[in-house]
C1' cells in the first nucleotide's frame, strides 16, 4: 500500500466485450470574469519571409587621416576693438571611417529535418591520441632581407565588384645564427608490463625558434607538467513488421603501403574466402536519446513541451579552406529550387537568433526597456559590443493565495407549488441599526537587488599580487512594502438534477421539436426534450472536446485461460532449444554477503529555512532498485572428475491380438449367360406410375462365368501412434504384456523448423467393372418440387503406381512423471495344480470419497494436487474472406489481415409457454342417438349502401331478438327550421312583488303583446319597518355538456371455468434463478382421501354450512279442506299452507384392495354412494367491455359542443350475415265434445264476474276484490268425427275492403277483428349447432317493460323419449416427462429470393 458501477436474460450463474466515476495536459472551444504571486505560451508548414537589431574588439601592433573636435598658421566678412562666423593650410593633439595585423567569430542563442546508430544511457579502455586562451617550472629572444594592402594615377562595369601601374609600414612574411626538446636512422645499457610492447640512460648524424609596444607592466619563442575541453574503441541496454529469410566483393581476414592528432578496409596494391543471420541478419515503416514527466498499490503503461546533459541540423545537396578547435546558423566554392535588383551584359539573398509579417491551423504573445546585476568576447585599462541575460507588455494557459462583507433585524412583498378561507418554499433575504476595511480610490513615505571600478589611503610580503577603509553607477520603478483618509463602498458565475451520480416539481410539446457517456428518454398527465421555480456540485472559474494512464487480473512476471463459453496441432519420429535420478570430490560462472568506485545538477521524498501564508525559492539528508572492481561463502543450479542402480535400454523365458505387407484357398449372396419346367403377369409404393413381360418375363431346376464383400461367432471384446483393422491359410516384418534380474550405467522427458504417416471424396496413367450409385433421364408427390418416394443409370465404388493432405481427423479433453478413499465387472499374464481367491502387473468399462468446476459434470484412463516441455486463445460480424508468399496437374490447401459495423455474440442451468414429442386423465369434445339451423317467406339485430339525419356503443369463441324489461309525440343523444343567453337545473348578492291567478289576440309551437278580474296570508315589531318561503328583474362568481380519452381511473360485468388449481411460513437442497412441500403408488367429481417421502404445517379455492325440491313426524290452522244429507254452524282425520324436527353416514353385509383410502355388488329405505336443482367463481389472463347507468382525473365548448320548441329521422333498401318464430303437413289440418287435469304469477289512474249488444275485435254497465276469500282464467296438447297425399280442407306471406282499441295525435310509423286475396315453400349444398332424464322434443300459462305495441326476454307447469361400444381421431382443459435458438411466449423466432422506398 490494492474500492467499484451500468449494460446480453422472464429471472439466474458464468464467460466476454462496450461504457462510466479518478488523475493529468505546452491544450482548444462555449458561457462568465475582481485582484495578486509564481510559472508557461506555433504541438500544424525544417512553409515563405518586408523591416530593425542579434559579433565584435584592440590606436598600448602598423601605415595613415575620409569624417568630428582641439591647437597653430594664413585669408575674407562683420565689428571701434576684444572677438565671432566663414574659407583655407597643417596628423601637431584627442581620437578614428576604411585598410594591414592580433584575438574572437567552433561560445552563447534556435530547431528536431535526418538518424534504429557506439546516436544516446551506463560501465570500462586508449601500451593508439590532440588540447588556443588559463596555472606552475625551466630556458631563450642575436643578426638580416624582400614584399603587400590602404593611399595615389589611369581604367572597366548600370550595379555588385574589379583591372593595370607606381609608393609604403608592422606583433604581416622570409633568411641566417643558437639547439634543450621532438622526429628519423645507427648503436649501447637498465627497469617494468597487458598480446602487439612500454618507460628510462649514453653517443653520432640530419632537420627546426622568436616581436615588439611601452615605461611598468602587457606580450613573443621552446620544452616539461597541470587543468579544461575534445577524439577513438569495447561490454550491456535502447522501436514495429517474418504477408521482409537469407544478406554481403571493400564484403571478412592477412601482408605491405598511403592517410590521420590517433587506431582501423579509413583508402590502395596483392593474397585467402571468408563474415553476418530464427538469440531475427537483410529489407521496409516509424522515431532525436537521456535526466525526467503523467498515471499506477506496485510491476508496468504512456510521454520526452518548459529546465539540464549529449547528438544532429542551419534554403536543398556536395566539397574543402582557414584555424588549437569547423567541414563552420548571421564564412568560402560548386550545383539546384525559390525570391529580389538589372541598363539584359550580369548580380544579390538565406529569421530552425530576438521582435515582427504572410500562409497553414481548433490554436500559441511586443517590430518594448536596459546592459543596473549575472555571464561572454576584445582590451593594460577606461570601456565597447552582447535580442545571452535581467526586466516590462499581452493571454484565467496552469498552480497557489485573497476578496466579493459580519452581527442584529416582520418568517414581509413577490415568484413558485399544493389536499387552496389556508399551508409550504425561496427566507433573515431587502430596507433599517451597529461593526469591520482585506481589496479599491486618494494622499504621504519608500526599499533590497550595489558587489565594487577608476582613483585615494592603510597593511602584508615574494614589487605586483592579495586584503581592509573610502569611493561613481538602478532598466525594472516612485514598483514592492508601510502609514493615513474615505466608504459596504468596486467585485459571481458555470454545469448538472432518470440510473450509474450529489440534487424535483410545475407548465409547454406530443416518436414532433429535441436529448444522449452507456443503458436509453419523447406516440397528451415526460423528475430524461424546452422554459419557470427550487435543489446539488464546483467556484474566478465552470463545462465540453481531444489525448495519456487508471479502473482493465481485458496480454495475466507479480496476475488469466484452452470438455461444452474464444482456445489442444489429425498422428508419430526427431533437430535446435528448454528441463532433467542417487553418492562424492573439485571449481566458483550463476547465487549470497562485506568493502571500494561510479550512478552530474535540477526533479521526487523527508526534515529545516526565506518571501505575511501558499504556490515558488533554498539548505541538509535519503533515494537513485543499475554498472564496474575487489574480498569472502559454497547449500542449490552450472562446469569438470570419480562412482551407483530405483529412470531408460538390452538379454533370456513365456504369452497375446480384426497389427502391417505379399501370396494362395473357400462358401453364401448378387448379377449375367446357356438350357429345361411353366404361364400371365412381375416389380414397386402411403397409394400409384415409369420399368420388365406372350419375341414367354417373375418364379423354379441344372450348368457356367464375373467382380465385390466376408453372415453366424460379435461383446461396455481385442490390436494399432493416429487414420484405421474381421472368411481360412502360408511366408516375412513389427509391437505390446508378464516373469527372471544376466548386461549397459542417466544413455532420459518434451520438442519450434523438419521428415514420415494420414478416412472419405477428388485428380493422373493403366487395368477391372458384380453390386451400389453423385450427375443425368423418366414416373410420382406438390401451388411449384431442379427434393424426400419409385424405375433406370454414368463417373465413382475394386486393383497397381503416383498426387492431394483435409474431416464433428472427437474423449470436441497435447505428451511425460509422481501423489490422492472405496465398491462392482471384464481382457492378457504371474501366483506349480484350480468352477476358489480381500493377491499382483498391464489394459478396458460402471458407480462414487475428498477435491475441482459457471454449472452440466470430471473423479487413479481426472476436468483433483504438483513438476517439465510444446501448441493455441483474447468481444460478435466482416472472414478462415482479400492481398502477398509457399505447396498442388487441377480442385484446392497452408499462412492470414484491414476498412466498415453492432452492444452485444456466447456457455450452463431455472421457470413458463409451445411441439403435426411421449405417458396418464377429464368434458355433449368425438363417437352412439334425438331435434334443429344453413334452402323458403316473414320478424328482429348487424354490416354495407343511401340520407339533411338515418344518434351512440358492442366485433372470434366471450358483438349481431346485445345496452333497449318495449323509438307515433315524449323518450332522443341525430337532422332542418324558429328561438334564449346567469340560462331548463344549484348556491350566493341587490331591488321590487306575498305566493298564486282566470278570460283575449298573433304564431307551427316555444313565445310575444295587451289587460289585469280576484287574492293579499305566516313570524317579529319601537308601527317606520324587518324576516322566512316563493316569484319577477339586474350584476357577476358560476351553471350546463349523452363533447374527447375505458390506453389516465373507480365501480360493475364477460371469459378461460365450477377447470382443480394458486400460494405462504419454517426447515432442507442449490453460488444463484429456483427446487422441495404440490412429485411418486393407489383413489376421487375434486391438490378428494390414503400410503410413501426432507419435509412439517398453513391459507385462498374443492367439499360442507344457505335456498328450492323428493319422504315423514309434530305444532298451528283461515280465506284452505270435509267424515256431519244441504246451508248455517261445527270439526281439523285427509289435501294444502308454513314453522320446528327426523332422515343418508359407504352406517350394515359380501367381494376386491396394500391390514389403507376406496371401488363393485347387495339388504333395508321415499331417497344410496355428490339424491336432483340453485346461489356461491381461487391466484390470475385477455391495456377484454363500459367516460352513453353512475362516479371521476385531464383536455375541450361557453349568444354554444349549453337550453326550449315544431317537424323529420333512429322504421331508408340493390345486397350480405347472425338469431328467432311459422311452415312445407296425416305423430297432421279442420269441425265437434266436454265445467277432464296444472303450476306460477298479476290486479286500485287496476283486475273485472254475472247480464245485455256485436260474426268478431270490442262496447254498455258494474257485483266483488288491496286478494289461499274477488277477478285475469279459457289451460293446451287430449278424445270423437272428417279430409286421403294434392302446392291440397297443407302453408299463411302479400294485398284490397270494412271495422275495433289505445292515445293531443296511428300519414311517414301501432296492435287487433271480419270478409276477400292465397306468394314462396314438398325437409334444405358445403359446412355447422343443442341436448345424457323428468333431460331432449312437444303443449299451453304467467310476468316485467307498458297509454297502446313481442315471433324477443324472464318464469311456470302438462305430456314425455332415444343413445353412450368406447377414448383411435377433432376441440378445450388438468398432471408428469422430454426437446427448444420461443419469453410480446408458435398468431413465436427466423433464413433466402423478388419488388418498392
Nucleotide at each position: 500500500u490494492u474500492a467499484g458501477a451500468g449494460u446480453u436474460u422472464g429471472a439466474u450463474c458464468c464467460u466476454g466485450g462496450c461504457u462510466c466515476a479518478g488523475g493529468a495536459u505546452g491544450a482548444a472551444c462555449g458561457c462568465u470574469a475582481g485582484c495578486g504571486g509564481c510559472a508557461g505560451g506555433c504541438u500544424u508548414a525544417a512553409c515563405a519571409c518586408a523591416u530593425g537589431c542579434a559579433a565584435g574588439u584592440c590606436g598600448a601592433g602598423g601605415g595613415g587621416c575620409a569624417g568630428c573636435a582641439u591647437g597653430c598658421g594664413g585669408g575674407u566678412u562683420a565689428g571701434c576693438a576684444a572677438u565671432a562666423a566663414c574659407c583655407u593650410g597643417u596628423g601637431a593633439u584627442g581620437g578614428c571611417g576604411a585598410c594591414c595585423g592580433g584575438c574572437g567569430c567552433a561560445a552563447g542563442g534556435g530547431u528536431g529535418c535526418g538518424u534504429a546508430a557506439c546516436g544516446c544511457g551506463u560501465g570500462a579502455g586508449c601500451a593508439a591520441c590532440u588540447u588556443g586562451c588559463c596555472c606552475u617550472c625551466a630556458u631563450c629572444a642575436g643578426g638580416g632581407g624582400g614584399a603587400u594592402a590602404a593611399c595615389c594615377a589611369c581604367u572597366g562595369g548600370a550595379a555588385a565588384c574589379g583591372g593595370u601601374g607606381a609608393c609604403u609600414a608592422a606583433u604581416a612574411c622570409c633568411c641566417c645564427a643558437u639547439g634543450g626538446c621532438a622526429u628519423g636512422c645507427a648503436a649501447u645499457c637498465c627497469g617494468g608490463g597487458c598480446a602487439u610492447c612500454c618507460g628510462g640512460u649514453u653517443u653520432g648524424c640530419a632537420u627546426u625558434a622568436a616581436a615588439g609596444a611601452g615605461u611598468u607592466u602587457c606580450g613573443g619563442a621552446u620544452g616539461a607538467g597541470g587543468a579544461u575541453a575534445g577524439g577513438c574503441u569495447c561490454g550491456c541496454g535502447u522501436g514495429a513488421c517474418a504477408u521482409u529469410a537469407g544478406a554481403u566483393a571493400g564484403a571478412u581476414g592477412g601482408c605491405g603501403g598511403g592517410g590521420u592528432a590517433a587506431c582501423g578496409g579509413c583508402c590502395c596494391a596483392c593474397c585467402a574466402u571468408g563474415u553476418c543471420g530464427a538469440c531475427g541478419a537483410u529489407g521496409u515503416c516509424u522515431a532525436g536519446g537521456g535526466g525526467u514527466u503523467c498515471u499506477g498499490a506496485g510491476a508496468g503503461g504512456a510521454a520526452g513541451g518548459u529546465c539540464c546533459c549529449c547528438c544532429a541540423c542551419a534554403c536543398u545537396g556536395g566539397a574543402a579552406c582557414u584555424g588549437a578547435g569547423a567541414c563552420a546558423c548571421g564564412g568560402u566554392c560548386c550545383a539546384g529550387a525559390c525570391u529580389c535588383c538589372u541598363a539584359c551584359g550580369g548580380g544579390a539573398g538565406g529569421c530552425a537568433g530576438c521582435a515582427g509579417u504572410g500562409a497553414g491551423g481548433a490554436a500559441u504573445a511586443u517590430u518594448g526597456g536596459u546592459c543596473a546585476a549575472u555571464g561572454g568576447u576584445c582590451g593594460c585599462a577606461a570601456g565597447a559590443c552582447u535580442g545571452a541575460a535581467c526586466c516590462a507588455g499581452c493571454c484565467a494557459u496552469g498552480c497557489c493565495g485573497c476578496g466579493u462583507g459580519a452581527a442584529g433585524g416582520a418568517g414581509a412583498c413577490g415568484g413558485c407549488c399544493c389536499u387552496a378561507u389556508g399551508g409550504g418554499u425561496c427566507u433573515u433575504a431587502a430596507a433599517c441599526u451597529u461593526c469591520u476595511u482585506u481589496u479599491g480610490u486618494a494622499a504621504g513615505g519608500g526599499a533590497g537587488c550595489a558587489a565594487u571600478a577608476a582613483g585615494u589611503u592603510c597593511c602584508a610580503c615574494g614589487u605586483g599580487u592579495g586584503g581592509g577603509a573610502c569611493g561613481a553607477u538602478g532598466a525594472g520603478a516612485g514598483u514592492a512594502c508601510c502609514u493615513u483618509a474615505c466608504g459596504a463602498a468596486u467585485a459571481a458565475g458555470c454545469a448538472u438534477c432518470g440510473g450509474c451520480u450529489a440534487a424535483c416539481u410545475c407548465c409547454g410539446u406530443g416518436c414532433c421539436a429535441g436529448c444522449a457517456g452507456c443503458c436509453g428518454c419523447g406516440g397528451u398527465a415526460a423528475u430524461a426534450c424546452g422554459g419557470g421555480g427550487g435543489a446539488u456540485g464546483c467556484a474566478a472559474g465552470c463545462g465540453u472536446u481531444a489525448u495519456c494512464c487508471g479502473g482493465a487480473u481485458u496480454u495475466a512476471u507479480u496476475g488469466g485461460g484452452u470438455u461444452u463459453a474464444a482456445a489442444g496441432g489429425g498422428u508419430g519420429c526427431g533437430u535446435a532449444g528448454g528441463c532433467g535420478g542417487c553418492u562424492u570430490g573439485u571449481u566458483a560462472a550463476g547465487u549470497c554477503a562485506g568493502c571500494g568506485g561510479u550512478g552530474a545538477a535540477a526533479u521526487u521524498u523527508a526534515g529545516g529555512g526565506g518571501c505575511u501564508c501558499a504556490a515558488c525559492c533554498u539548505c541538509u539528508a535519503c533515494c537513485g532498485u543499475g554498472c564496474c572492481g575487489u574480498u569472502g561463502a559454497u547449500a542449490c543450479u552450472g562446469g569438470c572428475g570419480a562412482g551407483c542402480u530405483a529412470g531408460a535400454a538390452u538379454g533370456c523365458g513365456g504369452a497375446u491380438g480384426c497389427c502391417g505387407u505379399g501370396g494362395g484357398a473357400g462358401g453364401a449372396a448378387u448379377g449375367u449367360g446357356u438350357g429345361g419346367u411353366g404361364u400371365a403377369g412381375c416389380g414397386g409404393u402411403g397409394a400409384a406410375a415409369u420399368g420388365c413381360a406372350u419375341a414367354g418375363a417373375u418364379a423354379u431346376c441344372a450348368c457356367a462365368c464375373a467382380g465385390a464383400a466376408c453372415a453366424c461367432c460379435g461383446a461396455u471384446u481385442g490390436c494399432g501412434a493416429a487414420g484405421g483393422c474381421a472368411u481360412c491359410u502360408c511366408a516375412c516384418g513389427a509391437a505390446u504384456c508378464c516373469g527372471c534380474a544376466a548386461u549397459u550405467g542417466a544413455c532420459g522427458c518434451u520438442g519450434a523448423u523438419g521428415c514420415a504417416c494420414g478416412a472419405a471424396a477428388g485428380c493422373g496413367u493403366g487395368g477391372g467393372g458384380a453390386u451400389c450409385a453423385a450427375a443425368c433421364a423418366g414416373g410420382a408427390u406438390u401451388a411449384g418440387a431442379u427434393a424426400c418416394c419409385c424405375u433406370g443409370g454414368u463417373a465413382g465404388u475394386c486393383c497397381a503406381c503416383g498426387c492431394u493432405g483435409u474431416a464433428a481427423a472427437c474423449g470436441a479433453u497435447g505428451a511425460u512423471g509422481a501423489c490422492u478413499a472405496a465398491c462392482c465387472g471384464u481382457c492378457g499374464g504371474c501366483g506349480a495344480u484350480a468352477c476358489a481367491c480381500a493377491g499382483u502387473c498391464g489394459g478396458u468399462g460402471g458407480c462414487c470419497a475428498a477435491g475441482c468446476g459457471a454449472a452440466a459434470g470430471c473423479g487413479a484412463u481426472a476436468a483433483g494436487u504438483c513438476a517439465u516441455c510444446c501448441a493455441c486463445c483474447u468481444g460478435g460480424g466482416g472472414a478462415g474472406u482479400a492481398c502477398g508468399a509457399c505447396c498442388g496437374c487441377a480442385a484446392g490447401g497452408u499462412u492470414g489481415a484491414a476498412a466498415c459495423u453492432c452492444a452485444a455474440a456466447g456457455g450452463a442451468a431455472u421457470u413458463g409457454a409451445c411441439g403435426g414429442g411421449g405417458g396418464c386423465c377429464c368434458g355433449c369434445a368425438c363417437a352412439a342417438g334425438c331435434g334443429g339451423a344453413g334452402g323458403a317467406a316473414c320478424a328482429u339485430g348487424u354490416g354495407g349502401u343511401u340520407u339533411a339525419a338515418u344518434u351512440c356503443g358492442a366485433c372470434g369463441c366471450a358483438a349481431c331478438g346485445c345496452g333497449a324489461a318495449g323509438a307515433a309525440c315524449c323518450u332522443u343523444a341525430c337532422c332542418a327550421g324558429g328561438g334564449c343567453u346567469u340560462g331548463a337545473c344549484a348556491u350566493c348578492c341587490c331591488a321590487c312583488u306575498a305566493a298564486c291567478g282566470a278570460a283575449g289576440u298573433a304564431g307551427a309551437g316555444a313565445u310575444a303583446c295587451a289587460u289585469u278580474a280576484g287574492g293579499u296570508g305566516c313570524c317579529c315589531u319601537u308601527c317606520g319597518g324587518g324576516g322566512a318561503a316563493a316569484g319577477u328583474g339586474g350584476a357577476g362568481a358560476c351553471a350546463g355538456g349523452u363533447g374527447g380519452u375505458g390506453c389516465a381511473u373507480g365501480g360493475u360485468u364477460g371469459u378461460c371455468g365450477u377447470c382443480a388449481g394458486c400460494u405462504c411460513g419454517u426447515g432442507u437442497c442449490g453460488u444463484g434463478a429456483g427446487a422441495u412441500g404440490u412429485u411418486g403408488g393407489g383413489u376421487u367429481a375434486a391438490g378428494u382421501c390414503c400410503c410413501g417421502c426432507a419435509a412439517c404445517g398453513a391459507g385462498c379455492g374443492c367439499a360442507a354450512c344457505c335456498c328450492c325440491u323428493a319422504u315423514u313426524g309434530u305444532u298451528a290452522g283461515u280465506u284452505g279442506c270435509u267424515a256431519c244429507g244441504c246451508a248455517a254452524g261445527a270439526g281439523c282425520a285427509c289435501u294444502c299452507u308454513a314453522g320446528c324436527g327426523a332422515g343418508a353416514c359407504u352406517g350394515c353385509c359380501g367381494u376386491u384392495g396394500a391390514c389403507a383410502a376406496a371401488a363393485c355388488g347387495g339388504a333395508g329405505g321415499a331417497a344410496g354412494g355428490c339424491g336432483g336443482g340453485g346461489a356461491c367463481g381461487a391466484c390470475g389472463u385477455c391495456a377484454a367491455a363500459u367516460c352513453a347507468u353512475c362516479a371521476u382525473g385531464c383536455c375541450c365548448c361557453u349568444u354554444a359542443u349549453g337550453c326550449c320548441c315544431u317537424g323529420g329521422g333512429c322504421u331508408a333498401c340493390a345486397c350480405a350475415c347472425g338469431u328467432a318464430a311459422u311452415a312445407c303437413a296425416a305423430u297432421g289440418g279442420c269441425g265437434g265434445c266436454c265445467a277432464a287435469c296444472a303450476a306460477a304469477g298479476c290486479g286500485a289512474a287496476g283486475c273485472a264476474a254475472g247480464a245485455c249488444c256485436g260474426c268478431g275485435a270490442g262496447g254498455u254497465g258494474g257485483a266483488g276484490c288491496a286478494a289461499a276469500u274477488c277477478g285475469c282464467a279459457a289451460a293446451a296438447a287430449g278424445c270423437c268425427g272428417u279430409c286421403c297425399c294434392a302446392g291440397u280442407u297443407c302453408g299463411g306471406a302479400u294485398u284490397g275492403c270494412a271495422g275495433g282499441c289505445u292515445g293531443c295525435a296511428a300519414c311517414u310509423c301501432g296492435c287487433c277483428u271480419g270478409c276477400a286475396u292465397g306468394a314462396a315453400g314438398u325437409u334444405g349444398g358445403a359446412a355447422u349447432u343443442g341436448c345424457u332424464a323428468g333431460u331432449a322434443a312437444u303443449c299451453g300459462u304467467g310476468g316485467a317493460u307498458c297509454a297502446g305495441c313481442a315471433u324477443g326476454c324472464c318464469a311456470c307447469g302438462g305430456u314425455g323419449a332415444a343413445u353412450a361400444c368406447g377414448u383411435u381421431c377433432c376441440c378445450g382443459g388438468g398432471c408428469c416427462u422430454u426437446g427448444c435458438a420461443c419469453a410480446c411466449a408458435c398468431c413465436a423466432c427466423c433464413c433466402g429470393u423478388c419488388a418498392a422506398g